[in-house]
The part of an RNA shown here (large-subunit ribosomal RNA, domain I) has 535 nucleotides and comes from an Anaerolineales bacterium.
The RNAcentral record of the full RNA draws on ENA.
It matches the Rfam family "Bacterial large subunit ribosomal RNA".
Lineage of the source: Bacteria > Bacillati > Chloroflexota > Anaerolineae > Anaerolineales.
The prediction has a mean pLDDT of 80.
Context: one part of a larger RNA
Formats: sequence, structure tokens, C1' cells
RNA sequence: GGCGUACGGUGGAUGCCUUGGCGUCAAGCGCCGAUGAAGGACGUGGAUCACUGCGAUAAGCCCCGGGGAGCCGUGAACAGGCGUUAUAUCCGGGGAUGUCCGAAUGGGGAAACCCCCCUGAACGAUCUUCAGGGACUGACCGAUGAAUCCAUAGUUGGUCAGAGGGAACCGCGGGAACUGAAACAUCUAAGUACCGCGAGGAAAAGAGAAUAUUCCGCUAGUAGUGGCGAGCGAACGCGGAACAGCCCAAACCAGCCGCAAGGCUGGGGUUGUAGGAGCGGCAGUAGGGAUCUGAGGUUGCUAGUCGAAUGGUGUUGAAAAGCCAACCAUAGAGGGUGCUAGUCCCGUAAACGAAAGCGACCGAGGCCUGGCCGAAUUCCUGAGUACUACCGGGCACGCUAAUCCGGUAGGAAGCUGGGGAGCCCACUCCCCAAGGCUAAAUACGCUUGACGACCGAUAGUGAACAAGUACCGCGAGGGAAAGGUGAAAAGUACCCCUGUUAGGGGAGUGAAAUAGAACCUGAAACCGUACGCUU
Repeated sequence: GGCGUACGGUGGAUGCCUUGGCGUCAAGCGCCGAUGAAGGACGUGGAUCACUGCGAUAAGCCCCGGGGAGCCGUGAACAGGCGUUAUAUCCGGGGAUGUCCGAAUGGGGAAACCCCCCUGAACGAUCUUCAGGGACUGACCGAUGAAUCCAUAGUUGGUCAGAGGGAACCGCGGGAACUGAAACAUCUAAGUACCGCGAGGAAAAGAGAAUAUUCCGCUAGUAGUGGCGAGCGAACGCGGAACAGCCCAAACCAGCCGCAAGGCUGGGGUUGUAGGAGCGGCAGUAGGGAUCUGAGGUUGCUAGUCGAAUGGUGUUGAAAAGCCAACCAUAGAGGGUGCUAGUCCCGUAAACGAAAGCGACCGAGGCCUGGCCGAAUUCCUGAGUACUACCGGGCACGCUAAUCCGGUAGGAAGCUGGGGAGCCCACUCCCCAAGGCUAAAUACGCUUGACGACCGAUAGUGAACAAGUACCGCGAGGGAAAGGUGAAAAGUACCCCUGUUAGGGGAGUGAAAUAGAACCUGAAACCGUACGCUU
């Protein structure tokens, strides 16, 4: 030095575990903000580092309700207290306080800081302190008021609104490239990513110039489209979910204003087998309501209540295991308890519960809305619109290309009118554009509940732990590692070794200490000790 055996060190794999994640389903709920948000800074405890809570009334104050013996949030002990039959802690509802920054709004500013004016108060003139007010824009209503007579601009006061934030979902306006086509240009990726604006709890769409709108399953990877390549990819129709329809402009009438053209307000009226106005006649009701108000009712959410039934034996550190004998069950879901518990604890089935706030539905009443017939053809029925040409976009459709949208140029009819049915024409049929509103079915998220041939600490969220933390970066931004003593701290009194609060040996606890906090199990690499064999 090698091999072997035994025993260790190191190391943290593996097994087991789970407080944390992930997903699906169901129900409910969904905007916040000048009454100062979202998000922060700094404070706040007897002592206070971090988290949580809270705001100079600062782990809290007041009221109402629940609950009932313990409590003073967590890591986390200590000191000192509070409470015990109802006024503790705690849980729910409502309120008060709520520093400073932040749209930040008196002015400034290198956010959490600096500086100022007005009014009021404190014995209040100075100073100090406290309370309130002082940004901008728009709308409306006033006041004042130039050049310039009236006026207007301007200045100024009051009231109301806006401003900023929001993970995803939604609408609109802009809008790539990599890539694919085995190269690449039309094409694709894709109207995706991304940027901007805007809205809401949903948004959008939507009531016929037609089969209300929306969503799902099929139709169907079909018909088509396509350097007919790569690819893209409907509709008709069928089955479901949910269903809901309405209001203006105009004609005409009235009132007011105006020299007039006309304007404003009210009535009237809203459609395509045309309708309405105007003219004539009948009725004066039935009905409808998605908006507002709303007595009351039902139901749910935000705390909770009640809730059956077991003993023995003996093994063990410990019984919930075994054995013996019982009981409950509308409850044998699940979790905990020193091992595997229907009957020990929390629960579970079933049955109950709200002073206060909120949601949904129903809803008397208020309020709003709301007729029929006839004749005739005088008036009205959305214009730089429809349509045409060229071009572009969008439609599954890249064009002979209908339908839809836009640009440029031209440019109607007006009810004997106009549009569509995939070039176009005829016939036939359907419909009434150029104004507006509209719940539900749908998307996303949150909360609660249930579940999982989902993960089990290199997995599952980046994060089971003081995690968007530590740390890195000027910054935008990037971004970890890190779980497990034991049933219970019973966490090793006391003694010894030593420079030692290091480490260890006794002793003690414990079922176990090779469970001793660098703590369950404790693999391998790697390093030793002892013994045997061997070079």
C1' cells in the first nucleotide's frame, strides 16, 4: 500500500409525514377614489428584532349582537396585569379616530420634506399652538367688465362633476417579427405579441333595407378558398342555454322667442299585408313597465346553537390493536387524542338562529307608459346619404365578387318611392337604410363549499420557513436557499476534564439520547480506527 470483516466520522440520498401548493365542479358575489383610493413612509407594546394589527384615541376607542372561562396577536419565553355568570379575551355588524406621502389638489420639491396666505379659537398685539379654508379643467347659475357705444374677451363668486387606481376578462384605434412554406417574394405566423384610448361588473352585440342579439353541441375539417403550395376554413340547417322588446326625428297643432329664415318647449307619432299626420266616427277602459319610489313578505350572506351511543381484560412507554361482552346510527364523512376510536374530543346526519348591515326574489300603492274603425291620397317617413367609378380594408372567400366599412371623384329617388335574395338582366319573393336604448343565456376574477387514478420539500406556486424576503443591479429588472427532537421539554439539576460561553465524560429525563437541539430515517462518494490475510 491492497483486500476483507467490524465499528465510526462526514454527507444528506431514500422512506414516512404535511402546515403549502395545483386543478375541477357548484353556489354566491364583483369595481375602488377629492367623505382623499390603490400603494407606501414613519410611528405604535412594560421590554420590541421581524411579521401581523393599528394611527398621536395608534396589537387599539364607542354602540349593538354572538359567546362564556379563560385571556393580554405570531416567532417566544420574561416581567406585570385583566377576567370567571356576565361589561374579560374572542367572533360578527355599525360607528369614531385615522400622522405624513401618494390623483395629491395653497406654493415648491431630490415622495413620505420645505415654505406661505385667509378666517376662527386659546387672557392672544408679537410669538406659539390648534381647527377650518386656499390646485386645475368642464357644465350650469350669477357679479363685474376693456380696446369699442351696445357687446364680447377678460376678471371673479357659488353649485355640481371630472382627475387617479384595477390581476384577468371587454370594446375601439394602431400593429410587428422570428417562424411555416423544408430557400423566398403573394401567403403564413396574426389582426397574435406589443402600444394607446375607453368602459363595466361584466363588456360587446341586438329588434329586420330580414329571419333580434349572444353562447354551446353538431353540420364539418364539409362547401369553398389557396404561389390550388404551406395552409386557411365557413354557412344553410338541426339540437340546446337564455329569451323582451322599445324610444326619437318628420308631417300637424299649441305656447314662447325672432323683421324674416327659423329656433326652443309641450302635444302628436314611430311603420312595410306600408304607417302616420290631416278628415269622419266609436271608446275614455283593458293592458304594460327593464327606469324611479316603495309599506310589507319570502329567502340567503355577514357571528353562532343543539346534536345519539362503551365497558372490561391484558400486551405496551402509551391502546384507539388483540380478546370478552354491549350500545347508537337520517350521525360508520373527516380530523385529533402517547399505536389502527361510530360510541374520548372537534365534528358528522338531522334540526335551529340575527339587535345591525348587505344581496336576491315577490310586491299593495305611488309614478311612468298605454286605444279602435272608415273613406280619401293633400302632407310626412332620417342626404353629400344611397348609389356609381377607381383604390383599400374586412367578410373562411388572395376576386368575374354579391353583402359590410373607409378614401378620392361624381351623385339620386323620396311611396307610382327605396334596398336585398353571391357578377349581371328578367320574373318572383322578402324587407324599409342613412337616429337612439335594451335584461338574460357568455368571459374573467374573488369568496365559500365539495372533490381529485394532482404534487409531497431538487416535487407542488418563485415562495409549506421574517418570500417577491435576503441578495444582485445606477435603473428597468433579476431573484434564491431554507420543513421534520420527543407523546410530552420531561430541552440534561449536580460533578468532572479544559484558557473556554467550544467539545466531551459521568449523573439525571425519556420507551428510546447512535431521539441532545448541527436533533426522524440516515444510502453513496470521501476520511478514519481495530483485527485478519497479503505485497